[in-house]
RNA sequence: GGGCGGUUAGCUCAGUUGGUAGAGCGCUUCAUUGACGUUGAAGAGGUCACAGGUUCAAAUCCUGUAUCGCCCA
Numbered sequence: 001g002g003g004c005g006g007u008u009a010g011c012u013c014a015g016u017u018g019g020u021a022g023a024g025c026g027c028u029u030c031a032u033u034g035a036c037g038u039u040g041a042a043g044a045g046g047u048c049a050c051a052g053g054u055u056c057a058a059a060u061c062c063u064g065u066a067u068c069g070c071c072c073a
Base pairs, nucleotide, nucleotide: 001072002071003070004069005068006067007066010025011024012023013022019056027043028042029041030040031039049065050064051063052062053061
């Protein structure tokens, strides 16, 4: 230098053919306990890496950039 893949909640990851962003774990509160844990209920937490484009509508399609990994040279 070229090619391919990844980037979504604090962590690990889903997200189908473009149509209101989710799960598990963790966190907070409440109930339960003498207390902790367990269990149950409720809740908070997201510029979907960044910028631009297409579209009535983009995590999803297109272009560029950044970063991580793999392969080729």

Predicted 3D model of a 73-nucleotide RNA (transfer RNA) from a Minisyncoccota bacterium. It matches the Rfam family "tRNA". Its family is annotated with triplet codon-amino acid adaptor activity in the Gene Ontology. Model confidence (mean pLDDT): 82 of 100.